[in-house]
RNA sequence: AGAGUUUGAUCCUGGCUCAGAAUCAACGCUGGCGGCGUGCCUAACACAUGCAAGUCGAGCGAGAAAGGGGGGGCAACUCCCUGAGUAAAGCGGCGCACGGGUGAGUAACACGUGGGUAAUCUACCCUGGAGUGGGGAAUAACACCGGGAAACCGGUGCUAAUACCGCAUACGAUAACGAGGUCUGCGGACUUUGUUAUGAAAGGAGCAAUUCGCUCUAGGAGGAGCCCGCGGCUGAUUAGCUAGUUGGUGAGGUAAUGGCUCACCAAGGCUACGAUCAGUAUCCGGUCUGAGAGGACGGUCGGACACACUGGAACUGAGACACGGUCCAGACUCCUACGGGAGGCAGCAGUGGGGAAUUUUUCGCAAUGGGCGCAAGCCUGACGAAGCAACGCCGCGUGGAGGAUGAAGGCCUUCGGGUCGUAAACUCCUGUCGACUGGGACGAAAGCAGUCUGGGCUAAUAUCCCGGGUUGUUGACUGUACCGGUGGAGGAAGCCACGGCUAACUCUGUGCCAGCAGCCGCGGUAAUACAGAGGUGGCAAGCGUUGUUCGGAAUUACUACUGACAGGCUAGAGUUCUGGAGGGGAUAGCGGAAUUCCUGGUGUAGCGGUGAAAUGCGUAGAUAUCAGGAGGAACACCGGUGGCGAAGGCGGCUAUCUGGACAGAGUCUGACGCUGAGGCGCGAAAGCUAGGGGAGCAAACAGGAUUAGAUACCCUGGUAGUCCUAGCCCUAAACGAUGGAUACUUGGUGUGACUGGGAUUGAAUCCAGUCGUGCCGAAGCUAACGCAUUAAGUAUCCCGCCUGGGGAGUACGGUCGCAAGGCUGAAACUCAAAGGAAUUGACGGGGGCCCGCACAAGCGGUGGAGUAUGUGGUUUAAUUCGACGCAACGCGAAGAACCUUACCUGGGCUCGAACGGCUAGUGACAGGCGGCGAAAGUCGUUUUUCCCGCAAGGGACACUAGUCGAGGUGCUGCAUGGCUGUCGUCAGCUCGUGUCGUGAGAUGUUGGGUUAAGUCCCGCAACGAGCGCAACCCCUGCCUUUAGUUGCCACCAGGUUAAGCUGAGCACUCUAAAGGGACUGCCGGUGAAAAACCGGAGGAAGGUGGGGAUGACGUCAAGUCCUCAUGGCCUUUAUGUCCAGGGCUACACACGUACUACAAUGGGCGGCACAAUGAGUUGCAAACCCGCGAGGGGGAGCUAAUCUCAAAAAACCGCUCUCAGUUCGGAUUGCAGUCUGCAACUCGACUGCAUGAAGCUGGAAUCGCUAGUAAUCGCUGAUCAGCAAGCAGCGGUGAAUACGUUCCCGGGCCUUGUACACACCGCCCGUCACAUCACGAAAGCCCGUUGUACUAGAAGCCGGUGAUUCAACCGCAAGGAGAUAGCCGUCCAAGGUAUGACUGGUGAUUGGGGUGAAGUCGUAACAAGGUAGCCGUAGGAGAACCUGUGGCUG
Repeated sequence: AGAGUUUGAUCCUGGCUCAGAAUCAACGCUGGCGGCGUGCCUAACACAUGCAAGUCGAGCGAGAAAGGGGGGGCAACUCCCUGAGUAAAGCGGCGCACGGGUGAGUAACACGUGGGUAAUCUACCCUGGAGUGGGGAAUAACACCGGGAAACCGGUGCUAAUACCGCAUACGAUAACGAGGUCUGCGGACUUUGUUAUGAAAGGAGCAAUUCGCUCUAGGAGGAGCCCGCGGCUGAUUAGCUAGUUGGUGAGGUAAUGGCUCACCAAGGCUACGAUCAGUAUCCGGUCUGAGAGGACGGUCGGACACACUGGAACUGAGACACGGUCCAGACUCCUACGGGAGGCAGCAGUGGGGAAUUUUUCGCAAUGGGCGCAAGCCUGACGAAGCAACGCCGCGUGGAGGAUGAAGGCCUUCGGGUCGUAAACUCCUGUCGACUGGGACGAAAGCAGUCUGGGCUAAUAUCCCGGGUUGUUGACUGUACCGGUGGAGGAAGCCACGGCUAACUCUGUGCCAGCAGCCGCGGUAAUACAGAGGUGGCAAGCGUUGUUCGGAAUUACUACUGACAGGCUAGAGUUCUGGAGGGGAUAGCGGAAUUCCUGGUGUAGCGGUGAAAUGCGUAGAUAUCAGGAGGAACACCGGUGGCGAAGGCGGCUAUCUGGACAGAGUCUGACGCUGAGGCGCGAAAGCUAGGGGAGCAAACAGGAUUAGAUACCCUGGUAGUCCUAGCCCUAAACGAUGGAUACUUGGUGUGACUGGGAUUGAAUCCAGUCGUGCCGAAGCUAACGCAUUAAGUAUCCCGCCUGGGGAGUACGGUCGCAAGGCUGAAACUCAAAGGAAUUGACGGGGGCCCGCACAAGCGGUGGAGUAUGUGGUUUAAUUCGACGCAACGCGAAGAACCUUACCUGGGCUCGAACGGCUAGUGACAGGCGGCGAAAGUCGUUUUUCCCGCAAGGGACACUAGUCGAGGUGCUGCAUGGCUGUCGUCAGCUCGUGUCGUGAGAUGUUGGGUUAAGUCCCGCAACGAGCGCAACCCCUGCCUUUAGUUGCCACCAGGUUAAGCUGAGCACUCUAAAGGGACUGCCGGUGAAAAACCGGAGGAAGGUGGGGAUGACGUCAAGUCCUCAUGGCCUUUAUGUCCAGGGCUACACACGUACUACAAUGGGCGGCACAAUGAGUUGCAAACCCGCGAGGGGGAGCUAAUCUCAAAAAACCGCUCUCAGUUCGGAUUGCAGUCUGCAACUCGACUGCAUGAAGCUGGAAUCGCUAGUAAUCGCUGAUCAGCAAGCAGCGGUGAAUACGUUCCCGGGCCUUGUACACACCGCCCGUCACAUCACGAAAGCCCGUUGUACUAGAAGCCGGUGAUUCAACCGCAAGGAGAUAGCCGUCCAAGGUAUGACUGGUGAUUGGGGUGAAGUCGUAACAAGGUAGCCGUAGGAGAACCUGUGGCUG
């Protein structure tokens, strides 16, 4: 410090997620030691038991027992001493208001901070001053009596005090009345002083000195009360709250101010700077995080507050309205003799309960601190310690060094090896921790006691008091920490992860299953993502997970002040005068054109409408046309990115009323300014109410079309409405999607208004200023697009608004409205995106340019028939398999009777049908014969090895047995190689460098021409290059040269019935090698002085001469595992292999491709002519003979320019047929044959005779072809024993047409839109149906909180009364003063009644929403999305939506 995730890629916006730190934590797996911390976050739920606040005998009175000792007594028993002035209890004093716990309540002067108190109190402590005299009356304990189950209570009697009460005294104090001074917040306070009045005390210890106390008073310290400024939560879907309320006067009350309380008076007080209400919450120092600012938190520790079962109340006291006090009410628990009582762990332990979850009913007062006490001391669950818990942080250990046959074993493997791995074993060491064993602290000083000593007291060197030295005494933890010894590597390592983020990879299993997952996402047979294993990485006595907080998150994105008053100025602002411009607004009047309607005339059959139609109108006279009339609405041209207005908006003309802006002048005022929450007004269209009006248009509605449907688009009609008046509504894409104001910052060019200047007779025009309105562009800004003096630049002020998408502008609440609805405006739940701009593609029922037998123009076909062949389907034991739009279907297959053959049935074999290596054995194997058998095979029999070597033995070959390999046309072409198809022989596809852009990318490759072509030229931030194009290669067309046999024959000769047959020859043809030739080279024109195109000449050939081979980057997970190769999987007496037979040839049917035809441009018969490519020795086969023929016999010749196949056919010449199912057509069938072959039954080809089917030119639709082409005719070859209508070739005859590019299909380039990128076979919307989730409404029902009114009234304070009762004072007494029980009253808690408000739960039913697998219906949106879309509004409709009206361009 960042990273992952939206996309094909990019930049931005924006959310989600991760890495970090932390934790009072919990859970899972694991767990050696120590130190220091921490430990009920939940039920402020309920609590058994023990302990947590007592102490003082030096305040007071009284005063045991057990035990021990002694005496009496037979014993029972009793007495004395001790225990002991002890225990326990009581009166009294101090403490119990501290310490300890908890965080329920509280949004408050509760807390924090800073002040005030002149408005106050303060026990104990410290300092100072002054005192402590003299009396009195009770009471508890105790004793006796009584009541009660108990708790406890009553009566009578005795007694003490530092308990209580008078009196005296009064330095201070207090109060009243005076006088002076100081200070002040002007209220008063302090102080000096005079007079008067009021008010104290207690004693104890000690022989004493003295000391501890007590009283009054002043000051201090510390503590407390009250008041004030400021600060720190959420909600406005809480906007008004308040009657003691705000203030005053007086009184009461308090330590003290104050409505704190009361009486009276006034009507105030708080609130948008958030009152009130609701929710939540103790607050702070601090803690966590963070660079910081901040954010979150407030557990442990410290300060403050609040509380003590819940609510209320007071008493005592210096202090409480009191955790371990009192009273009352309530709930709960316990005891009870049922009458009545007792209790309060949010003290320490502990229990139950709740919960994911939080410890011992431990030790000690040794230390620190506290209470009491003169002190010793006692008390102290405060505290100090120990125990439990890896809960946290920190430290240590689990060994160290050496050790390579790199052991065994595991895992992986390309089978070579690699890795765990110096790791282990093994050798030598060390000794932390733990174990055992021995030693052994600090924390302790004080106090007290002894002793020494100084001082004081004293007669005193006793004692006693104060101080100093020294000795002794005191440890819960604890025999702990620590130190030493013994022994020995011995007892001590796990957890998580390994796809990216994020360090770390392989194998096996699984097969969208099981599962993982923080996000993105993995898993559908080769998973580094699941599970296991090996290995690796990280951390380590821990490691992970979960929860929470901050961070990353710049994903809430600073704050305060700059003053008040007074005077002046004019640059802001306003005002005055002059002037012109304008659809600015309101009202009234007027005008013409047009539509419609009415009347009349002319006139006749149609009009109207559409893509085409129909509905509709019209012979009752329409449309058309002329004249007249009625009525309503809107104002053509001018008209313009022109004008005006705040916006909405405003358009004929005139008049009246009226608002604003601008220019010029520079009059006047003198900061009067800007913005603006809330409020008020205005506010298109639609809509609403009432009344008018209604020509045209036109939601709804009706009809006609279209369509699968058509609740639409189109057409014919048509009502609200549109118009006016009055009143509502208050919303729009109400947009510049850009708030207002002010200032500053290069320019260019239009236009509206006014003014000035030059010029001019004037207009026009030019220059300049101000205001407005546009365009283009600099800097700058921006994610980009773009904005750019009219800012989206640079700054300042104010307002509004935003914080991921959906849910949703919805629900609820409030408010406005007649309604429609508007304004305000959530949450649950759900997703990991949603989005902006730009880029490259792809696509478009977008555009432009161009090409192609793409269309058109032609010729011939297919689709109909029969047959052949392939496919589908069906059938079957099997009908082997593959190929499926073009680009599968006469395809793999250049040829299934057996074989092939992969399929089926049956019979066999298992080292196997073929092959390699090794070991052992045999010497043969093969062959012949015989049996069985369908054959394969099997059984029997017979014959039988070779080479080297003397031999032993070795080798070759073959067989048998065993073993390591085999074999598989089994699966996966979606694991692959190779090969192939296709777009497409289309003209494209890219790269380097440079440049531009943040970037993806662009440029080059676009543009202007041209071409078959990214072919070439020109231009250009590009310059070059590569793969493609073209050319180079082959065939063919002309010529030349060379060469002439098997080819040829012109000349010469010979010769035949004929024939290059022979001699001779190589001229010609031809053969087959090498060359030439064609290059837009020449001429003219067009063009840009180009490329090129057009025409012409010459030429065998002319603009690529014709044909072939040649197939860029890539696309289709295209085809092929059955050519071959190959990973993985499967199989191994079978999915291998051998054999026989069958099947691949089936047949209701459908499709593709062909053949033959339907005939006269023809059929038949006869005659006769002309090719080329090819093939041939297991072959082609001539002549000749036989057969009607297929063919048979025969065998010359030929390894081929020599011989053979071999006859070319159409054509041509004759004859015949004469339009018919025929002398067309030949299917089918019968009989008889031929050939091949081991074998033609299933299932071959051919021949002869006979038979003679369909078919008379083929519906929708569809194919090929642009010249030696189509069409037509035959010939050859491969495969092959045989089988060709298929395929591959060859030649013969030989056309028609192309105006042209509108349309169909395919393709190329540029451009445009896009919500597509699996790329339009895309994306995507809504209803309906099903499942599920959360939410809203709902008759109601049920809790809780709270307001108001009334009722009620415990305890208690206060007040009244007080006839009851009473020791202290007065009084001789009676009595009085005073107090008091009781009673009454005010206030008031719980409770009750009634009625509201708010929150929550639940609720038959219901509403929409979200999410789900491949459901249903349509196709709304994205392209002109096929009717441009969207916004507001209204109506309609299964649904998306449609239509009307106004608006926007996104």
Small-subunit ribosomal RNA from a soil metagenome, 1450 nucleotides, folded computationally. The prediction has a mean pLDDT of 84. RNAcentral holds the sequence, with entries from SILVA.